A computed fold for a 153-nucleotide RNA from Modestobacter sp., annotated as c-di-AMP riboswitch aptamer (ydaO/yuaA leader). It was read from a public genome assembly, where an Rfam model found it.
RNA sequence: GAGCAGGCGCCGCCGAGUCGCCCUCCGGGGCGAGCCGGGGACCCAUCGAGACACUGGGGUGAAUCCUGCUCCCGGGCAUUCCGUCCGGAGCGGGUAGGGCUGCUUCCCGCCCGAAUCCGUCAGCUAACUCGGUAGGCGGCAACCGGAAGAACG
Numbered sequence: 001g002a003g004c005a006g007g008c009g010c011c012g013c014c015g016a017g018u019c020g021c022c023c024u025c026c027g028g029g030g031c032g033a034g035c036c037g038g039g040g041a042c043c044c045a046u047c048g049a050g051a052c053a054c055u056g057g058g059g060u061g062a063a064u065c066c067u068g069c070u071c072c073c074g075g076g077c078a079u080u081c082c083g084u085c086c087g088g089a090g091c092g093g094g095u096a097g098g099g100c101u102g103c104u105u106c107c108c109g110c111c112c113g114a115a116u117c118c119g120u121c122a123g124c125u126a127a128c129u130c131g132g133u134a135g136g137c138g139g140c141a142a143c144c145g146g147a148a149g150a151a152c153g
Base pairs, nucleotide, nucleotide: 009140010139011138012137013136014135018033019032020031021030022029023028034133035132036131037130038129039128044123056121057118058117059116060115065094066093067092068091069090070089072088073087074086075085076084077083097112098111099110100109103149104148105147106146107145
C1' cells in the first nucleotide's frame, strides 16, 4: 500500500411498531403524545325450502384462490384386471393481492404471495371500552432504473 473480515456510527427497506418523560433495589416498573389493532347501539345488513359430501366460528396480515406430482400416511368405494374418490404431509407451476431510498401516476426490472392469535364467541357500529408500540434485513464511500406531475426548499 492492496485485499478480506469484524465493531461503532451513519444511511436505507419490510412492518403500526416512533418520540418525550418519571421511578428504580439497575433486574426492571410506569406515564404521555403519535401511529396501529380488537370489542361495542340506533340505522343498515343478515335471516328461506330440499338433497349429498365435508365441516365449529372469528381476528391480525398483501399473504387468497386454482392446479400438477410423490416409491409417503389415513379412510371410503370397487374387489378378474385396471383402479377411483376424500383428507393429510412433502415438492412444483400459476394467481387475487403486496413491496422496492421523500409523494402521486405510468413504464421497465427484481422480490413476497408467510406466519400466528382467540377459544365455541364477536356483521357494521356513535358514545364507551380493551390492547400493541415487536421482529427481521440491506448498504458503507457506496447504496437511490426511466418519464411526467405536484409539493417543499